[in-house]
Context: one part of a larger RNA
RNA sequence: CCCUCGUUAAGGAACUCGGCAAAAUUACCCCGUAACUUCGGAAGAAGGGGACCCGCUGAUAAAGCGGGGGCACGAAAUCGGCCCAGGCGACUGUUUAACAAAAGCACAGGUCUCUGCUAAGGUGAAAGCCAAAGUAUAGGGGCUGAUACCUGCCCGGUGCCGGAAGGUUAAGGGGAGAGGUUAGGGUCAAAACUCAAAGCCUUGAACCGAAGCCCCGGUGAACGGCGGCCGUAACUCUAACGGUCCUAAGGUAGCGAAAUCCCUUGUCGGGUAAGUUCCGACCCGCACGAAAGGUGUAACGACCUGGGCGCUGUCUCAACGAGGGACUCG
Numbered sequence: 001c002c003c004u005c006g007u008u009a010a011g012g013a014a015c016u017c018g019g020c021a022a023a024a025u026u027a028c029c030c031c032g033u034a035a036c037u038u039c040g041g042a043a044g045a046a047g048g049g050g051a052c053c054c055g056c057u058g059a060u061a062a063a064g065c066g067g068g069g070g071c072a073c074g075a076a077a078u079c080g081g082c083c084c085a086g087g088c089g090a091c092u093g094u095u096u097a098a099c100a101a102a103a104g105c106a107c108a109g110g111u112c113u114c115u116g117c118u119a120a121g122g123u124g125a126a127a128g129c130c131a132a133a134g135u136a137u138a139g140g141g142g143c144u145g146a147u148a149c150c151u152g153c154c155c156g157g158u159g160c161c162g163g164a165a166g167g168u169u170a171a172g173g174g175g176a177g178a179g180g181u182u183a184g185g186g187u188c189a190a191a192a193c194u195c196a197a198a199g200c201c202u203u204g205a206a207c208c209g210a211a212g213c214c215c216c217g218g219u220g221a222a223c224g225g226c227g228g229c230c231g232u233a234a235c236u237c238u239a240a241c242g243g244u245c246c247u248a249a250g251g252u253a254g255c256g257a258a259a260u261c262c263c264u265u266g267u268c269g270g271g272u273a274a275g276u277u278c279c280g281a282c283c284c285g286c287a288c289g290a291a292a293g294g295u296g297u298a299a300c301g302a303c304c305u306g307g308g309c310g311c312u313g314u315c316u317c318a319a320c321g322a323g324g325g326a327c328u329c330g
Stems, first nucleotide, its partner, number of pairs: 001325008010316002014314001019311001028050004036041001038146001052068006069073001081309007088301002093105002109144007121130003147296004152226003157223002159219005166214003172208002177203005184195004227245005254288001255285001266282005
């Protein structure tokens, strides 16, 4: 010096990103116990008191009364610190085996959608199997995530559902026509040129051809979206009001410097002697907003944030002690 422990004057978080760590609390019995609340809880809330031995009463208990001893009586060990406020998630659960346990996942509950049974869906070249020896109070998929109060406007685009009149449209049907070939004909002495039936071959227009698309409707707890400029009130400011442009429609309720606010340590209030954090407000929301849910909420949380009481070697500021290392010798 390192590790693991023990004790410490006065102070008591001044330490530090942060009370990290440590200390403190602790079992049992009695008294007592607030806001809030889904009436179950919250709650072991909080906060107090007791405890050893002997005798008497009692039941041998509990309890009471009297007495006794010790520095110390739950005589060792084991054995909750507590309170206030806020965020997130309702909760118990679950997860990155070996850096993350959470506000992530799940969850009951809500809702949309598919599926009528040889179900939908999945798996498998297939047979088949799962779903299910189930049958719409069932099964699959998506989103949301207890509960309470709620969930606004837009169907123009995309998706899905419905429609079938019209337009377009494949294979196929259909064969008008065209081309190649040449018996033959024409010019003709020949060669060559030219015309060309049938057959065969190639090509092929009109016309008839579904779904789909175009088209017509519907649909948002489907993918998604939810404006700009100018003016106006008898101080000023502001604008209930008006005008205008654009749009499918221009963000409703609620919340709001928020796990979301750039400017920003916004402004005001609270808390502190002093507060970029915290709490309560305000609203100018860079860039909240209603099941990628909105806003509250008792209970719950090894979650996160701010404050307080208790307590302490975290610190002022260090000291001493114990054991094990390091070190020296062997």
Description
Large-subunit ribosomal RNA, domain IV from Dehalococcoides mccartyi, 330 nucleotides, folded computationally. It matches the Rfam family "Bacterial large subunit ribosomal RNA". Rfam links the family to the GO terms structural constituent of ribosome and ribosome. Lineage of the source: Bacteria > Bacillati > Dehalococcoidia > Dehalococcoidaceae > Dehalococcoides.